[in-house]
Parts: sequence; structure tokens; C1' cells
RNA sequence: AGGGGCUUAUGUCAAUGUUAGACAAAGAGCCUUCAAAGCUCUAAGUGUGGGUUAGAGUCCUUCAGCCCCUG
Repeated sequence: AGGGGCUUAUGUCAAUGUUAGACAAAGAGCCUUCAAAGCUCUAAGUGUGGGUUAGAGUCCUUCAGCCCCUG
């Protein structure tokens, strides 16, 4: 320099173009003499900017980060 892949909650991962979820972690409550375990609840969100579409996490694209390949 050229090419390819990935980016979703604090973490690990889901999600046919049509309501963004699970588990663990965190917080609160119940239970318990106190804890642990268990049960219930809560908060936390699609890397950035555009485009297409009635509708985008999903399709196209700029930039950023990470990884791989060629030279």
C1' cells in the first nucleotide's frame, strides 16, 4: 500500500427488514438469629456520521478501534 472479518448492557453471547433479549455481574427487597444459597424486582443499549426504506441492530457507505491475509 491492497484485500477481508468484527464492533449490541459492566462482561460473554443472541436477535427472518417489523416491540432489542438471555446468562453472569451490580443495586433493592423477601427469606434467615446473621450470612450463604434460593425467590422477586430495578437500572444499564446497537462504535461515529450519512444514505436507502412506510419501517434499519440487520442493507449501502465515511471515519475510528481491534484482528487476519497478501506484498
Predicted 3D model of a 71-nucleotide RNA (transfer RNA) from Parupeneus chrysopleuron. Its mean pLDDT, the model's own confidence on a scale to 100, is 82.